[in-house]
Context: one part of a larger RNA
RNA sequence: UGACGGGGGCUCACACAAGCGGUGGAGGAUGUGGCUUAAUUCGAGGCUACGCGAAGAACCUUAUCCUGGUCUUGACAUGCCUCUCUAAGGCGGUGAAAGCCGUCGAGUGGAGCAAUCCACAAUUGGCACAGGUGCUGCAUGGCUGUCGUCAGCUCGUGUCGUGAGAUGUCGGGUUAAGUCCCUUAACGAGCGAAACCCUUGUCGCUAGUUGCCAGCGAGUAAUGUCGGGGACUCUAGCGAGACUGCCGGUGUUAAACCGGAGGAAGGUGGGGAUGACGUCAAGUCCUCAUGGCCUUUAUGACCAGGGCUGCACACGUCCUACAAUGGCGCGUACAAAGCGUCCCGAAUCCGUGAGGAUAAGGUAAUCGCAAAAAGCGCGCCCCAGUUCGGAUUGCAGGCUGCAACUCGCCUGCAUGAAGCCGGAAUCGCUAGUAAUCGCGGGUCAGCAUACCGCGGUGAAUGUGUUCCUGAGCCUUGUACA
Numbered sequence: 001u002g003a004c005g006g007g008g009g010c011u012c013a014c015a016c017a018a019g020c021g022g023u024g025g026a027g028g029a030u031g032u033g034g035c036u037u038a039a040u041u042c043g044a045g046g047c048u049a050c051g052c053g054a055a056g057a058a059c060c061u062u063a064u065c066c067u068g069g070u071c072u073u074g075a076c077a078u079g080c081c082u083c084u085c086u087a088a089g090g091c092g093g094u095g096a097a098a099g100c101c102g103u104c105g106a107g108u109g110g111a112g113c114a115a116u117c118c119a120c121a122a123u124u125g126g127c128a129c130a131g132g133u134g135c136u137g138c139a140u141g142g143c144u145g146u147c148g149u150c151a152g153c154u155c156g157u158g159u160c161g162u163g164a165g166a167u168g169u170c171g172g173g174u175u176a177a178g179u180c181c182c183u184u185a186a187c188g189a190g191c192g193a194a195a196c197c198c199u200u201g202u203c204g205c206u207a208g209u210u211g212c213c214a215g216c217g218a219g220u221a222a223u224g225u226c227g228g229g230g231a232c233u234c235u236a237g238c239g240a241g242a243c244u245g246c247c248g249g250u251g252u253u254a255a256a257c258c259g260g261a262g263g264a265a266g267g268u269g270g271g272g273a274u275g276a277c278g279u280c281a282a283g284u285c286c287u288c289a290u291g292g293c294c295u296u297u298a299u300g301a302c303c304a305g306g307g308c309u310g311c312a313c314a315c316g317u318c319c320u321a322c323a324a325u326g327g328c329g330c331g332u333a334c335a336a337a338g339c340g341u342c343c344c345g346a347a348u349c350c351g352u353g354a355g356g357a358u359a360a361g362g363u364a365a366u367c368g369c370a371a372a373a374a375g376c377g378c379g380c381c382c383c384a385g386u387u388c389g390g391a392u393u394g395c396a397g398g399c400u401g402c403a404a405c406u407c408g409c410c411u412g413c414a415u416g417a418a419g420c421c422g423g424a425a426u427c428g429c430u431a432g433u434a435a436u437c438g439c440g441g442g443u444c445a446g447c448a449u450a451c452c453g454c455g456g457u458g459a460a461u462g463u464g465u466u467c468c469u470g471a472g473c474c475u476u477g478u479a480c481a
Stems, first nucleotide, its partner, number of pairs: 001481002003478003007475007015465002019429005026320008034311002042053002065306007074129001078128004084122001089104006107120005131295002134293003140289002142284003145280001147278001152191006158167003171182003197272004202240007212229002216227003243266001246260005322422001326381007338369003343362002348357003388419001393414007435457007
């Protein structure tokens, strides 16, 4: 100087408390361990691995995965030599395919009358080499997680100290903040904090189509449908607006705090992006890059089939429930954000349905996906393993795709399991939040209870810091570095 303490002081955080909803029990989905297996490819491992890499394993993907069949200058790159006209492509044989064998077959540019020659491309053979998701993340770059959006981490000069180092950065106030003020052997400065950026909340201006429709007119069974209009909504660009600016009080005449006015918004208005010096030899050599090592008829490459989906079991994360604040039937209302041309697909017809047939419009503020759902109204159920719950299984179908046996999704009929609110323990959340309800997107031929977004309905509790956990500053002890 740090680190540590079942030392002290001050302070903060859904850390506790107060409250709401869960997990832990059930069934299922998914990841992991274990077991099994010819193989069940690899990585990730307290918090910070475990719906994680994977934003989508039937083939492909896919890998030192397994079994089998094949290739050897190679699936891919560059260069040199060589061979020939053999390329692209077609046909045939063999085969599961890849591959192997046979056969047909010609191109581009230049020189030349032509033969032909040269160059390119391609092929055969050869040589340099390619290749490696092989090893080492404890050789590395880059990227990322975490402490933590915590308020810290440092420097120049000066001063003090033999020196390590200290001071500044301490102290008194204050703040979300090393934020600001005052004091002061310190005076200044940098990286962080804040601000600048995006979004949302109010108003104005500009613009008015594909959006809108108040007034005027036309028209319809009806609809901004048409003429028209820019008022309104909205769209999307530019501005205004919030700064403790104003008033009162407290305070050291300070910083600031408390209350108030005005205001759409008030003291960082809400949300996001943004992550200092560093820590964990944290994670990643399987995104990529890269040193070293290893491999080179194989640890490279191609193919078929299988596996990654196996199941006594254990754990994590979720979904659906156990019902009446509910279930079912009929009717009826209101979103936002997105996506669409190998695509979204209206309407009509067929089908109980998944879906099919045909097909308008739409490169989309124009057309479509699209029905929002919870809600509201009416009716049934009457507390039961039920009109709760939907696992499982049988049969019959639909869709995608070369192909749904291993191993996809969906529909109909039948079946109708466990489950009556969950032990010890444990998680999230402070407001448009939790809870609950649906909608969209990426991935994608097909496949979503996952992920990323969107809006609808919409609480309770706390204004405390004794305790648990983590963190910051000062101080103290130490046989630790």

Source information: Small-subunit ribosomal RNA, 3' major domain from a Thermoguttaceae bacterium, 481 nucleotides, folded computationally. Taxonomically the source falls in Thermoguttaceae (Bacteria, Pseudomonadati, Planctomycetia, Pirellulales). Model confidence (mean pLDDT): 82 of 100. Its Rfam family is "Bacterial small subunit ribosomal RNA".